[in-house]
RNA sequence: UCUGCACAAAGCCAAACUGUUUGUGAAAAUAGGACGGAAAGCUAUGGGUCUCAUGCAGAUCGCCAAGCCACGCAG
Numbered sequence: 001u002c003u004g005c006a007c008a009a010a011g012c013c014a015a016a017c018u019g020u021u022u023g024u025g026a027a028a029a030u031a032g033g034a035c036g037g038a039a040a041g042c043u044a045u046g047g048g049u050c051u052c053a054u055g056c057a058g059a060u061c062g063c064c065a066a067g068c069c070a071c072g073c074a075g
Base pairs, nucleotide, nucleotide: 002075003074004073005072012037013036017032018031019030020029021028022027035062041068042067043066045065046064047063048060049059050058051057052055
């Protein structure tokens, strides 16, 4: 540097749902909680889906693709 690995060796993240808060809303933050995850880390770049105030607007990266960074073990 590349490849592989979640039946995970140690770690890590945290779905649904619930409480509180913000937002017109999709949804987000936080606490609890674990469905799952080898990138379930970051970026709205392309596509998809969703929202309404219908715009060169917004949300979603745990929808797909792409770009970038990266732990452990094995080869």
Molecule: c-di-GMP-I riboswitch aptamer
Organism: Sulfurovum sp.